[in-house]
A computed fold for a 72-nucleotide RNA from Catenulispora sp., annotated as transfer RNA.
The coordinates come from a structure-prediction model, not an experiment, and the mean pLDDT is 80.
Taxonomically the source falls in Catenulispora (Bacteria, Actinomycetes, Catenulisporales, Catenulisporaceae).
It matches the Rfam family "tRNA".
RNA sequence: GGGCUUGUGGUGUCAACGGCAGCACGGCCGCCUUGCAAGCGGCUGGUCCGGGUUCGAAUCCCGGUGAGUCCA
Repeated sequence: GGGCUUGUGGUGUCAACGGCAGCACGGCCGCCUUGCAAGCGGCUGGUCCGGGUUCGAAUCCCGGUGAGUCCA
């Protein structure tokens, strides 16, 4: 330098063919307890970046960028 794969909350992940992002752990608050843990209820927080297509994009297209892998 080139090819391929890949990037979703703090972490791990789900979201055939585009339809408005779910789950678990964590964190916070409350209930329960003499207290702690466990349990139960509620809340919290996310699509790598910039464009394009579309009524509508995590998903499709283009460029950039991080990671992995192969070739040189």